[in-house]
């Protein structure tokens, strides 16, 4: 320094869930909580996969001037994977 990850050490995050906030939604922030996480630290403008779909647009269909479905745009998810970057310690 790299690889690696211990019944070490210092510590870090914070699922679900409630509360309030934004948002049509997914879901995000803030507080509270603590399911677990060696990267549960960045990254959605690498490269998959999942979710949402309110407005405008396209097409179809109806009980037709609105209502339903499907694509499109466009949103969001890093605690879903691979990948790239940073990174604390120091046993085997």
């Nucleotide at each position: 320094a790299c690889a690696c990850g211990a019944c070490a050490a210092g510590g870090g995050c914070a699922c679900a869930c409630c509360a309030g906030u934004c948002g049509a939604a997914a879901g995000a922030c803030u507080g509270g909580g603590c399911c677990g996480c060696a990267a549960a630290g960045c990254c959605a403008a690498g490269g998959g996969g999942c979710c949402c779909a309110a407005c405008c647009c396209c097409g179809c269909g109806c009980a037709c001037c609105g209502c339903g479905c499907g694509g499109a745009c466009g949103g969001g998810c890093a605690g879903c994977c691979c990948a790239g970057c940073c990174g604390c310690c120091g046993a085997a």

A computed fold for a 92-nucleotide RNA from an uncultured Planctomycetota bacterium, annotated as c-di-GMP-I riboswitch aptamer. The coordinates come from a structure-prediction model, not an experiment, and the mean pLDDT is 87. It was read from a public genome assembly, where an Rfam model found it.